[in-house]
RNA sequence: GCUUUCAACAUCCCCGUCUGCUGCCUCCAAAAAAGGCGAGUGGACUGAAGGC
Numbered sequence: 001g002c003u004u005u006c007a008a009c010a011u012c013c014c015c016g017u018c019u020g021c022u023g024c025c026u027c028c029a030a031a032a033a034a035g036g037c038g039a040g041u042g043g044a045c046u047g048a049a050g051g052c
């Protein structure tokens, strides 16, 4: 450097970071906008352990 499986690190457990799309929730008469999610699915990156 390439690649595979992962998230140890966390003020119980789960949860690495940022981000696209989809879905849902709050707000609203409704829509948009805004805010959010212990939902799904991509991308980039950090870190751990293997393989080359």
Base pairs, nucleotide, nucleotide: 001052002051003050004049005048006047007046013038016045017044018043019042020041021040022039023037024036025035026034